[in-house]
About this RNA: A computed fold for a 74-nucleotide RNA from Phycisphaera mikurensis, annotated as transfer RNA. Its mean pLDDT, the model's own confidence on a scale to 100, is 80. Rfam family: tRNA. It is annotated as a transfer RNA. RNAcentral holds the sequence, with entries from ENA, GtRNAdb and Rfam. The source organism's lineage runs through Bacteria, Pseudomonadati, Planctomycetota, Phycisphaerae and Phycisphaera. The same sequence occurs in records of 2 taxa.
RNA sequence: GCCGGUGUAGCUCAGUUGGUUAGAGCAGUGGAUUCCAAAUCCACAGGUCGCGGGUUCGAGUCCCUCCGCCGGUG
Numbered sequence: 001g002c003c004g005g006u007g008u009a010g011c012u013c014a015g016u017u018g019g020u021u022a023g024a025g026c027a028g029u030g031g032a033u034u035c036c037a038a039a040u041c042c043a044c045a046g047g048u049c050g051c052g053g054g055u056u057c058g059a060g061u062c063c064c065u066c067c068g069c070c071g072g073u074g
Stems, first nucleotide, its partner, number of pairs: 001073007010026004019057001028044005050066001052064003
């Protein structure tokens, strides 16, 4: 350089053929329980879906350019 994959919450990941409310587990915060803690239970918070653009009535999802990471190859 070329080819393929991948990027969603602090971390690991779901997200159906494009349809409306962006989710789960762990972690975090508050509460219940306990003599105290752990465990358990309840609630809450946390996201410009890698950046920018395009298509569409509508984009996490489709298209393009770039960026990061992983793999293959000359």